[in-house]
RNA sequence: UAACUAAGUCAGGUAAUCGCACGGCUUUGGCCGUGAGGAAAGUCCGAGCUCCACAGGGCAGGGUGCUGGGUAACACCCAGUGAGGGCGACCUCAAGGAAAGUGCCACAGAAAACAAACCGCCGUCGCAGCGUCGACGGUAAGGGUGAAAAGGUGCGGUAAGAGCGCACCAGCGAACCGGGCGACCGGUCGGCUAGGUAAACCCCACCCGGAGCAAGACCAAAUAGGGGAGAGAUAAAGUGGCCCGCUUUUCUCCCGGGUUGGUCGCUAGAGGUGUCAGGCAACUGGCACCCCAGAUAGAUGAUUACCCUCGACAAAACUCGGCUUAUCGACUUAGUUACUUG
Numbered sequence: 001u002a003a004c005u006a007a008g009u010c011a012g013g014u015a016a017u018c019g020c021a022c023g024g025c026u027u028u029g030g031c032c033g034u035g036a037g038g039a040a041a042g043u044c045c046g047a048g049c050u051c052c053a054c055a056g057g058g059c060a061g062g063g064u065g066c067u068g069g070g071u072a073a074c075a076c077c078c079a080g081u082g083a084g085g086g087c088g089a090c091c092u093c094a095a096g097g098a099a100a101g102u103g104c105c106a107c108a109g110a111a112a113a114c115a116a117a118c119c120g121c122c123g124u125c126g127c128a129g130c131g132u133c134g135a136c137g138g139u140a141a142g143g144g145u146g147a148a149a150a151g152g153u154g155c156g157g158u159a160a161g162a163g164c165g166c167a168c169c170a171g172c173g174a175a176c177c178g179g180g181c182g183a184c185c186g187g188u189c190g191g192c193u194a195g196g197u198a199a200a201c202c203c204c205a206c207c208c209g210g211a212g213c214a215a216g217a218c219c220a221a222a223u224a225g226g227g228g229a230g231a232g233a234u235a236a237a238g239u240g241g242c243c244c245g246c247u248u249u250u251c252u253c254c255c256g257g258g259u260u261g262g263u264c265g266c267u268a269g270a271g272g273u274g275u276c277a278g279g280c281a282a283c284u285g286g287c288a289c290c291c292c293a294g295a296u297a298g299a300u301g302a303u304u305a306c307c308c309u310c311g312a313c314a315a316a317a318c319u320c321g322g323c324u325u326a327u328c329g330a331c332u333u334a335g336u337u338a339c340u341u342g
Base pairs, nucleotide, nucleotide: 001338002337003336004335005334006333007332008331009330010329012307013306014305015304016303017302018301020035021034022033023032024031025030037313041324042323044322045321046320047319048318049212050211051210052209056244057243058242059241061208062207063206064205065204066080067079068078069077070076081095082093083092084091085090096203097202101201102200103197104196105195118143119142120139121138122137123136124135125134126133151169152168153167154166155165156164170193171192172190173189175188176187177186178185179184216264217263218262219261226255227254228253229252230251231250235249236248237247238246271290272289273288274287275286276285277284278283
């Protein structure tokens, strides 16, 4: 200097005038304070909160899936292990079990798992002999097909071959020893080498009531305390389904009528900032300071001037912790590789 990797910050700015919503004060004239995001989006997870409701057990069903930690909790985060990618910094993982069982692996190929003989190789016999051919037996080292075919390379051995034996590797071990909380790693031994697929069904381990702020509570007002059907204590109802248990006492369904107003829920929080301590980290604890939207046909707008990196994706509606998606740019810190110079 160039190319990359990981993390973080900002979210056009400044000034003036008018306007908007909420809160506080007020002498009712006004004054003061605050006022959309890093994703507010998706509604994918997890909770807080409210109701069923006093709510237990099981089955079915659903979720997660390496180990340890964090957290209110999680499918999230941190640290590690293993596998894969990258020269590297680093990145990714739907990462339990194929020896419990069932299924699938097209076509090609002899044969795709209780797996095998198409071409071949060897031996014996058939014949006077050889070749060829045939029959019987052995074989899976060579060739062929395929994504994958009874571990790989080499040597010995054999009638020909074959882990048949040996050496070195690879895999496996429900063998032993050592290290580690653990996933796992290393070593010794073993000739054991029976594929892949569970993002197929399944098995195993752990976890899981439901519905949701349009939840729910209160006030006011109005109407038709209307009509019909069913069940009925050996019954009915009870917020996913079924069973058992439990609770309550009439309950369930259909048609029709009235109300559609207001208040609360509604923002002081698993809150924020700074600092100290612990921890590799995620995070936890102490101390100090701060209050930062609460609308409801729905508040952030308009004008002028200047600056500049010339501005994308884009607006809260109960709240929070995550994940995912969209995105113009600018800046900061650390690291990797290549080249050059000293």
Bacterial RNase P class A from a Bacillota bacterium, 342 nucleotides, folded computationally. It matches the Rfam family "Bacterial RNase P class A". Its family is annotated with tRNA processing, dimeric ribonuclease P complex and ribonuclease P activity in the Gene Ontology. The source organism's lineage runs through Bacteria, Bacillati and Bacillota. The coordinates come from a structure-prediction model, not an experiment, and the mean pLDDT is 77.